[in-house]
RNA sequence: GCCGGAGUAGCUCAAUCGGUAGAGCAACUGAUUUGUAAUCAGUAGGUUGCGGGUUCGAGUCCCAUCUCCGGCU
Numbered sequence: 001g002c003c004g005g006a007g008u009a010g011c012u013c014a015a016u017c018g019g020u021a022g023a024g025c026a027a028c029u030g031a032u033u034u035g036u037a038a039u040c041a042g043u044a045g046g047u048u049g050c051g052g053g054u055u056c057g058a059g060u061c062c063c064a065u066c067u068c069c070g071g072c073u
Base pairs, nucleotide, nucleotide: 001072002071003070004069005068006067007066010025011024012023013022019056027043028042029041030040031039049065051063052062053061
C1' cells in the first nucleotide's frame, strides 16, 4: 500500500428483507430479612465510532474518515 472483519447502555452482546433501538450482568428504588446476601417487583441509563449521501423512513444501503483485529504484498 491492497483486501476482509469489528465498533450499539458502565460491561458482554442481540436487533430477520430498511419500519417503535432490546436482553443479560452491573447501578438505583421498593418488597422480603434482626442485618447482609439471595430472591421478587420496578426505575434510570443510547449522538448505534465520527461526518456526509440515498429514502416517506437508516443500527442496517452507499461514500469518506478514525480506532482495533486478521490476511496479502
Predicted 3D model of a 73-nucleotide RNA (transfer RNA) from a Kiritimatiellia bacterium.
It matches the Rfam family "tRNA". The family's RNA type in Rfam is transfer RNA. From the family's description: Transfer RNA (tRNA) molecules are approximately 80 nucleotides in length.